[in-house]
Context: one part of a larger RNA
RNA sequence: CCUCUUUUAAGGAACUCGGCAAAUUAGCUGGGCGUAACUUUGGGAGAUGCCCUGCCUGUAGCAAUACAGGCCGCAGCAAAUGAUUGGGGAGGGACUGUUUAACAAAAACACAGGUCUAUGCAAACUCGAAAGAGGAAGUAUACGGGCUGAAACCUGCCCAGUGCCGGAAGGUUAAUUGCGGGAGUGAUCUGUCUUCGGACAGCUAGCUUCCAAUCGAAGCCCCGGUGAACGGCAGCAGUAACUAUAACUGUUCUAUGGUAGCGAAGUUCCUUGUCGGGUAAGUUCCGACGCGCACGAAAGGCUCAACGACUUGAAGACUGUCUUGACCAUCGACUCG
Numbered sequence: 001c002c003u004c005u006u007u008u009a010a011g012g013a014a015c016u017c018g019g020c021a022a023a024u025u026a027g028c029u030g031g032g033c034g035u036a037a038c039u040u041u042g043g044g045a046g047a048u049g050c051c052c053u054g055c056c057u058g059u060a061g062c063a064a065u066a067c068a069g070g071c072c073g074c075a076g077c078a079a080a081u082g083a084u085u086g087g088g089g090a091g092g093g094a095c096u097g098u099u100u101a102a103c104a105a106a107a108a109c110a111c112a113g114g115u116c117u118a119u120g121c122a123a124a125c126u127c128g129a130a131a132g133a134g135g136a137a138g139u140a141u142a143c144g145g146g147c148u149g150a151a152a153c154c155u156g157c158c159c160a161g162u163g164c165c166g167g168a169a170g171g172u173u174a175a176u177u178g179c180g181g182g183a184g185u186g187a188u189c190u191g192u193c194u195u196c197g198g199a200c201a202g203c204u205a206g207c208u209u210c211c212a213a214u215c216g217a218a219g220c221c222c223c224g225g226u227g228a229a230c231g232g233c234a235g236c237a238g239u240a241a242c243u244a245u246a247a248c249u250g251u252u253c254u255a256u257g258g259u260a261g262c263g264a265a266g267u268u269c270c271u272u273g274u275c276g277g278g279u280a281a282g283u284u285c286c287g288a289c290g291c292g293c294a295c296g297a298a299a300g301g302c303u304c305a306a307c308g309a310c311u312u313g314a315a316g317a318c319u320g321u322c323u324u325g326a327c328c329a330u331c332g333a334c335u336c337g
Stems, first nucleotide, its partner, number of pairs: 001332001007326002010323002014321001019318001030052004038043001040150001054071007072076001085316001089312003093307001097109002113148005119142001125134003153301002156233003161230002163226005170221003180211006189202005234252005261295001262292001273289005
């Protein structure tokens, strides 16, 4: 010096990113009294806190026990294992639960509840070339999918774009059909020539191929609806009898111009914003303000009792975390062998 472990004068977080670690507190379902804010009236709550505990006698009682009197001691529950520091301010998540086996346990996931949407049963949907199976031996108070996430108070405006749903008049539109036409080939037939074997020319049926009128559904265009569908929710000027500000007015653009509530926020760049509180001193914290760079209403808004190995700030108690070291025991290191 190190491993593990005990104690420590005075101070008591001055340590440190941070009270990390340690200390304090404690009590086999001990007893009695008593217990705040707040609250969803269940809780909060073992809140916080104060007191008691031996032995003898008597009374009541079946007894536990209760009450009264007395006795002794500094001290009368117990202490083997074991065994929560208590209270108050905020943030976020309602809660119990789940998760990255072996660096993350959380504010992430789930959740009850809410809502939208699909689905009439051989259901939608999923797995499977298929048979078939799940859904379900269920039947819309059911089941699948999306979003939100207890409860309370609420959930504003925009359907122009995208999506979805509905509509069918018109436009466009596939395979198909093939009026008509072009090209190739071309028997039979006709004509000419003939050495009678055939050769050449022409018309046509047929076959092949190309173009193509016409017929032709959904879709798209079109017409409506729909935001707890994807999403979106402006700018520039002027104006009041101090100044400042602008209830007011004008103007441009747009589908509509952010409502309630909250707000330097887990969101605020400027920024350690400004004011107030706490401290001798506070970039954090709490309460306000609001030019919100760049909150905002189920990618929910806001409030909130209870809950928590969550995050954050402040005080009490407590302590070797520290001022600042010291001592004891112990595994090593170290010395000797």